[in-house]
Context: one part of a larger RNA
């Protein structure tokens, strides 16, 4: 390489935009590039593969076809690809009225709890475990009150709800922005899907520089447990956890399922949005669930939210370990990232 595949056996890029590439709706004309059929040229000679001759056979000679292709060669058709030309409106996308939501940035605001700080009332314990002790407390704790300060999360509502591309998002107000979804009829006219690079985003944790530190708490000390305990429980407790700006580029970053689009029995929850009602209810469109038919699957188990049927695109993947390591290369203040082998061995 051809092929076969990637929910869980190797295997979907964290996830988005988009460049080149690949792909690509309906009609009607032209074209002839690709396609289709005819004819020519070529395809040396041997050898091969047929035919047929000859030597009684065979091996051998002969004669002759035929051949996978290929041509900047003719002609010839025009369905279907491509191209030019003109239409269309279904895809796409704007208009306009309406819904929806923890959607993202910024500034301000609140209460509820902790801690700590200063008064009051009180007095002998308190904490804390399985049991304890370390702790803390007569310098007056705990426990109650009353002020007063700080940071950090937002009880209930809150729900296999919502909403975003993924990470992700939850007190309230207010400013900027972005998105989906319905209605209506009118505009543009194929402007679209995929996407190698690029580019942007991307939890936690880590990093640099200032801040800032209530809780909580890697490291680290102490108490215990135990054979021992570099854990597990308890008393502390540093960085970190917040916030500002700049790195990082990783996850079990998962639904372990790439993105688009179409087509295939159903039941029923729910959140929003429309059209009808005889006020019980009916039908429609969109999102998220649960169950199941058919089909699919090695099984589990998927099933109009497909792992059913198919079309375009892209990423990956080919026996374990070696190993996501070594080199070398690009990034990276560093930690590390991403790329990415072999030997050897079973």
């Nucleotide at each position: 390489c051809u092929g076969g595949g990637c929910g869980u056996a190797a295997a979907g890029g964290g996830c988005a935009u988009g460049u080149a590439g690949g792909u690509g709706u309906c009609c009607u004309g032209a074209u002839a590039a690709g396609c289709u059929c005819u004819g020519g040229g070529u395809g040396a000679a041997a050898u091969u593969u047929c035919u047929g001759c000859u030597u009684u056979u065979a091996a051998g000679g002969c004669a002759g076809a035929a051949a996978g292709g290929u041509c900047c060669c003719a002609g010839a058709g025009a369905a279907c690809u491509g191209u030019c030309a003109g239409g269309a409106u279904u895809g796409a996308g704007g208009u306009u009225a309406g819904a929806a939501g923890a959607a993202g940035a910024g500034a301000g605001c609140g209460g509820a709890a902790u801690u700590c700080u200063c008064g009051g009332u009180g007095u002998a314990g308190u904490g804390g475990u399985g049991a304890a002790a370390u702790g803390u407390g007569u310098a007056g704790a705990u426990a109650u009150u009353g002020a007063g300060a700080a940071g950090a999360a937002u009880a209930c509502c809150a729900g296999c709800g919502g909403u975003g591309a993924a990470g992700g998002u939850g007190g309230u107000u207010c400013u900027c922005u972005a998105u989906u979804c319905u209605g209506a009829a009118a505009c543009u006219g194929a402007c679209a899907c995929u996407g190698a690079a690029g580019u942007g985003c991307g939890a936690a944790a880590g990093c640099g520089u200032g801040g800032g530190u209530a809780g909580c708490g890697a490291a680290c000390g102490g108490g215990a447990u135990u054979a021992g305990a570099u854990a597990c429980c308890c008393c502390g407790g540093u960085a970190g956890u917040c916030c500002a700006c700049g790195c990082c580029g990783u996850a079990a970053a998962c639904g372990a399922u790439g993105u688009g689009c179409a087509c295939u029995u159903g039941a029923u929850g729910u959140a929003u949005c429309c059209c009808u009602u005889u006020c019980g209810g009916g039908g429609g469109g969109u999102g998220c669930g649960u169950c199941g038919u058919a089909g699919c699957u090695a099984a589990c188990g998927c099933g109009u939210u497909a792992a059913g049927u198919g079309c375009a695109c892209c990423g990956c993947c080919u026996g374990g370990g070696g190993a996501g390591u070594a080199c070398g290369g690009c990034c990276g203040c560093a930690a590390g990232g991403c790329u990415a082998a072999a030997a050897c061995u079973c």
This is a predicted structure of a 346-nucleotide part of an RNA (small-subunit ribosomal RNA, central domain) from a metagenome. The full RNA is in RNAcentral, with records from SILVA. Model confidence (mean pLDDT): 85 of 100.